The RNA shown here (small-subunit ribosomal RNA) has 1393 nucleotides and comes from an uncultured bacterium. The coordinates come from a structure-prediction model, not an experiment, and the mean pLDDT is 85.
RNA sequence: AGAGUUUGAUCCUGGCUCAGGAUGAACGCUGGCGGCAUGCCUAACACAUGCAAGUCGAACGGGGUUUAUAUAACAGAACUCUCCGGAGGGAAGAUAUAUAAACCUAGUGGCGGACGGGUGAGUAACGCGUGGGCAACCUGCCCUGUACCGGGGGACAACAGCCAGAAAUGGCUGCUAAUACCGCAUAAGCCUGCUGUGCCGCAUGGCACAGCAGGGAAAACCACGGUGGUACAGGAUGGGCCCGCGUCUGAUUAGUUAGUUGGCAGGGUAACGGCCUACCAAGACAACGAUCAGUAGCCGGCUUGAGAGAGUGGACGGCCACAUUGGGACUGAGACACGGCCCAGACUCCUGCGGGAGGCAGCAGUGGGGAAUAUUGCACAAUGGGGGGAACCCUGAUGCAGCAAUGCCGCGUGGGUGAAGAAGCACUCCGGUGCGUAAAGCCCUGUCAGCAGGGAAGAAAAUGACAGUACCUGACCAAGAAGCCCCGGCUAACUACGUGCCAGCAGCCGCGGUAAUACGUAGAGGGCAAGCGUUAUCCGGAUUUACUGGGUGUAAAGGGAGCGCAGGCGGCGUGGCAAGUCUGAUGUGAAAGUCCGGGGGUUCACCCCGGUCCUGCAUUGGAAACUGUCGGUCUAGAGUGCAGGAGAGGUAAGUGGAAUUCGUAGUGUAGCGGUGAAAUGAGUAGAUAUCUAGGAGGAACACCAGUGGCGAAGGCGGCUUACUGGUGCGCAACUGACGUUCAGGCUCGAAAGCGUGGGGAUCAAACAGGAUUAGAUACCCUGGUAGUCCACGCAGUAAACGAUGAUUGCUACGUGUUGGGCCGCAGAGACCGUUGAGCGCGGCAGCGAAAGCAAUAAGCAAUCCACCUGGGGAGUACGUCGGCAAGGAUGAAACUCAAAGGAAUUGACGGGGGCCCGCACAAGCGGAGGAACAUGUGGUUUAAUUCGAUGAUACGCGAGGAACCUUACCCGGGCUCAAACGCAUAAUGACGACAGUUGAAAGAUUGUUUCCCUUCGGGGCAUUAUGCGAGGUGCUGCAUGGUUGUCGUCAGCUCGUGCCGUGAGGUGUCGGCUUAAGUGCCAUAACGAGCGCAACCCCUAUCGACAGUUGCUAACGAGUCGAGUCGAGGACUCUGUCGAGACUGCCGGCGCAAGCUGUGAGGAAGGCGGGGAUGACGUCAAAUCAGCACGGCCCUUACGUCCGGGGCGACACACGUGUUACAAUGGCAGGGACAGCGGGAAGCCACCAAGCGAUUGGGCGCGGAACCCGAAACCCUGUCUCAGUUCGAAUUGGAGUCUGCAACUCGACUCCAUGAAGCUGGAUUCGCUAGUAAUCGCGCAUCAGCCAUGGCGCGGUGAAUACGUUCCCGGGCCUUGUACUCACCGCCCGUCA
Repeated sequence: AGAGUUUGAUCCUGGCUCAGGAUGAACGCUGGCGGCAUGCCUAACACAUGCAAGUCGAACGGGGUUUAUAUAACAGAACUCUCCGGAGGGAAGAUAUAUAAACCUAGUGGCGGACGGGUGAGUAACGCGUGGGCAACCUGCCCUGUACCGGGGGACAACAGCCAGAAAUGGCUGCUAAUACCGCAUAAGCCUGCUGUGCCGCAUGGCACAGCAGGGAAAACCACGGUGGUACAGGAUGGGCCCGCGUCUGAUUAGUUAGUUGGCAGGGUAACGGCCUACCAAGACAACGAUCAGUAGCCGGCUUGAGAGAGUGGACGGCCACAUUGGGACUGAGACACGGCCCAGACUCCUGCGGGAGGCAGCAGUGGGGAAUAUUGCACAAUGGGGGGAACCCUGAUGCAGCAAUGCCGCGUGGGUGAAGAAGCACUCCGGUGCGUAAAGCCCUGUCAGCAGGGAAGAAAAUGACAGUACCUGACCAAGAAGCCCCGGCUAACUACGUGCCAGCAGCCGCGGUAAUACGUAGAGGGCAAGCGUUAUCCGGAUUUACUGGGUGUAAAGGGAGCGCAGGCGGCGUGGCAAGUCUGAUGUGAAAGUCCGGGGGUUCACCCCGGUCCUGCAUUGGAAACUGUCGGUCUAGAGUGCAGGAGAGGUAAGUGGAAUUCGUAGUGUAGCGGUGAAAUGAGUAGAUAUCUAGGAGGAACACCAGUGGCGAAGGCGGCUUACUGGUGCGCAACUGACGUUCAGGCUCGAAAGCGUGGGGAUCAAACAGGAUUAGAUACCCUGGUAGUCCACGCAGUAAACGAUGAUUGCUACGUGUUGGGCCGCAGAGACCGUUGAGCGCGGCAGCGAAAGCAAUAAGCAAUCCACCUGGGGAGUACGUCGGCAAGGAUGAAACUCAAAGGAAUUGACGGGGGCCCGCACAAGCGGAGGAACAUGUGGUUUAAUUCGAUGAUACGCGAGGAACCUUACCCGGGCUCAAACGCAUAAUGACGACAGUUGAAAGAUUGUUUCCCUUCGGGGCAUUAUGCGAGGUGCUGCAUGGUUGUCGUCAGCUCGUGCCGUGAGGUGUCGGCUUAAGUGCCAUAACGAGCGCAACCCCUAUCGACAGUUGCUAACGAGUCGAGUCGAGGACUCUGUCGAGACUGCCGGCGCAAGCUGUGAGGAAGGCGGGGAUGACGUCAAAUCAGCACGGCCCUUACGUCCGGGGCGACACACGUGUUACAAUGGCAGGGACAGCGGGAAGCCACCAAGCGAUUGGGCGCGGAACCCGAAACCCUGUCUCAGUUCGAAUUGGAGUCUGCAACUCGACUCCAUGAAGCUGGAUUCGCUAGUAAUCGCGCAUCAGCCAUGGCGCGGUGAAUACGUUCCCGGGCCUUGUACUCACCGCCCGUCA
């Protein structure tokens, strides 16, 4: 940074899509470790359980526990005495009271529960952000300062007793303390009111001082160190209120508002205020968007972006709001209070039914919802918070841990060496190639995880949840650790197989219908990597809303036009101000974040410190060019005036002639009218026509008339008059910026249409009839009503177009025209020049995608308005506005497509144009289409009727020859290395021949006979067996080669360089003339060249030279019935070879030339002499896999192969190509002539004989210029005499001949007999322009024979016609239109399924 996608290709417009980055993500596959972050986006849904706000006994009275002491009444131990009966003694223990100490604590009291923590429902707001203000305010705890703390009083909890209730809880009586409560005293610089003085402020006003009157405090505790209390002043902190600016979408929400807006008085508040109340006024807000509706917490920031922006507001931080829903206040410094109170609602729970209890949007956790989001963990060790003097207590704030690849960052899954390039897998042209140094092997290392040992910092003396954690050390094993997506283009990466428009893929274009790099699998490869893809969303690319940075003639887009308020913009000097603008300074712009520089943790993510930044806002000093504003001036913009102009400008009234139509009277007679042709219609009741006459009525104004005029547009056309608008030119007297544009608004606005009333000649929707047509609700014709006309209203749209908004200035020329002004002149105009105003054309620069525009811009600039943002849906629906209605204005969405579109290019096409050619038509001759037969095809039939060819360009075509064979088809019988051949191995010595059996044959089988060489190892040959190679007329001609048809023997098709064009492309190759021809000439931004054309080749027409046998025979000789028969000859014909000749060369005419032309000359031939071969680039996916070759697929005891028979020959029918005819230009009979190309040995066959004949039996010659293969039409004579015939020959019967293994299916020929249809052929259609058509026969290939009437050749006889290019068909060139390019057999619209 771009790319894909509209087209056959191009340029442009324009949308869609992709590559990038991001996320509180989710899903699929996969998953080793650590660090740091993050984790209900949905139901502000409901919540079990535990915890999250307490603390102070140094405020207070109680209660309790413990200890000590004392006392009292108990108790009675040890011990002592004893006369043993007892006495003394008084301990432990326990009870009560008092005192003291320590601790615990329900209650009173104090402070804190207004912080911290959560959530984003509401809110479009002074809510938030930013900057200010409060002279209109408050502030507990904290700090500083001043002053004070005197003396009293009465209660209420707790507690005790009683009572009510299930409980929650409550009531009554009685007792009591305080830093709880209440007076009193004292007090100021405190508060309130009044008065005065001074100073100050942006207004209300504030401050200081003085005087008078009134009011108002306190609490104690103590360890005597202190702590606490009261008042005032100040500070700090935190709040409250007000203001400027900024803060989403919708006008299909345009009006909203009644405490509403303001005033006055009062109340209320910490404080201002309609905050509240009474009264008074009628205001207030709104197009600079009020109100209403929808959506939304706002910001620092975050994501993206080059930036401007766009999107977003999760974590962290600031503010706000909320705490089940709604309302309310209390307490307090602070709340209208998440874990306080009251009321109401919903819900849940308890209940003894009377009544009560509750609020996870705190941390965990549960259910639910959802694609989706964690533990009912540890600790107060640290940081911080509350209480306390403190110890300390509390703290789900917080610090940590757990779970999750959710994200970011880091690390690892090994390193080196190693070619027998292993195995395996994949591909393969079978040679190999790839995976691949990859693996194995060898040598190393040991991160992380695991094991063992040590073991922190975080903590200032002590105190460590984290945690035996981080980290360090040791031993150990390459061990425990790689996937995901992609591979047609965009976009890095290719092969095989499977599948066969199926299954599937796909972000866009698009893949898949038998050779898929796009589906699925495999191998290879590419990318990223503990992740990879997909989905969703955002920014980017997208300059595709364009501020930076777009457009509007034809792509989407200029309002139909004017006037004009608001608004925007605005001429030349000058002075002031300083709002904009520029500049300096100051304040602020929190922290975090981004960026830069350092530091910490091994590194990084991350964290810490510092700096920059925060583009802004505010205050203040300054500048004065520009904008603005105020004052004053000017005249170039604009307007006024004066003078003379032009005009279908407008409105009204009047008036004129031509024409149409209709009446009236006349003349006149059979037609008129209308059309492509007709008919309907009108006419003998007198039309049309006609003039002759006169009349009625309505509408429109010929010629002039013109890219002429006027008007803002719509529009305006006989003439006259009246009224009236605008405009141009000239003069330069006046005003002095008065200008310009214009949302909304107002006005005008073609035609059609609507309303009311007139009018109505013509024309004419609707309608009727006639035609046309398959139909014809049309086009054409005859009629005809609204309407067309007028007046007054409405309507408000048009391709209302120059598809081009208005205004101003500037920027080469040339030319025409309209109406003015000025100048020039021997010339007076229909001249020249010039000037400003219109209307046109050509054209430079420039612009434009191009075509084009080009002073009347679509150029260069400026101002303002309107409009556009892919196509369809749709200018539709809904809503609203206006309308009598019709309909108009405004104006979407769902859904759907990947295009829609503009300009130009190449072609193709046109029932577009121009030029030209062709047996294309026309002019002619002969045919086809009707008949019979032959042949091919379709169809049908069949066991099979093998296959292919199917408009022209298939159909007597492949086939130049199907009885078997051919043969590919069918039936049946056989074979499976096979019918043939090669190689290897093994066996055998045969194979074969002959003769049998069986069989339809192929085959099977039996018998007889039978190898060679040798160094004895073996070899050769043959057969058999096995294996490897076969074979296939099976499929695909749409996988192919080769060959062929056709356009078309048409004149075209291209290239190099140059030039033109942004480009596709053009030019050349166009134009004029000419030609059979892109043949040539001229011209020319083209100059040359290639493939085609022509020529070179062959045949033929004339002549010459040479050569003469098998050809020829003039002269000479011989010779025959006759004869080049013989000698001989080369003269002639002829044969063969080599040459000559024709080139518009010569002449006349035309033409620049090329060339054309002439019953021109000459010449055998004259303008390409005639014919052949020769087929450009390409088109038809044309034909052929069955001539051959060949890729792929398929069959392998068969889709191969051998054999017998059948079929390819069928037959109701249809078509093509032919043959023979229908007859007298003929048939038949007899007689008589003349060719050429070719062929011939398993052949052609003279001649003789037999047969009516096909043929047969003999038999000469000839491998051929020598022999053989009989030409016919024609000519002559005769006959037939117009008929289904002496035409015609099909069909059928009989008898034969020949070929062949074999003529039944299914051959040809001969003879006899039979003697069908057919008397010239509908629509339509074919060939041919001269030795041609027509007609006549002859030959050849294939071939045993032949279904040949076919094909290919040959000669004989031998015409007619062409005015001409309008038309049909085909083609060439130029041009034009196109929405076609698969190219008109196109595209495409509607209906139905």

RNAcentral holds the sequence, with entries from ENA.